[in-house]
Molecule: transfer RNA
Organism: Candidatus Bathyarchaeota archaeon
RNA sequence: GGGUCCGUAGCUCAGCAAGGUAGAGCGUCAGGCUCUUAACCUGAGGGUCGUGGGUUCGAAUCCCACCGGACCCGCCA
Numbered sequence: 001g002g003g004u005c006c007g008u009a010g011c012u013c014a015g016c017a018a019g020g021u022a023g024a025g026c027g028u029c030a031g032g033c034u035c036u037u038a039a040c041c042u043g044a045g046g047g048u049c050g051u052g053g054g055u056u057c058g059a060a061u062c063c064c065a066c067c068g069g070a071c072c073c074g075c076c077a
Stems, first nucleotide, its partner, number of pairs: 001073007010026004020057001028044005050066005
């Protein structure tokens, strides 16, 4: 330098193919239960979907560029 994949809640990841209300588990908070804690049950909060632009009535999803990460190939020495 070229190519492939990945980036979504505090953490681990779905959702993308084929555009149409952003989700799960764990964690956090509150309540229940318990003498108390843990466990268990119920509920709540938590998101610029890496950044910018484009297409579209509508983009996490499609297109382009860039940033970061992983891997493969190549070049020089």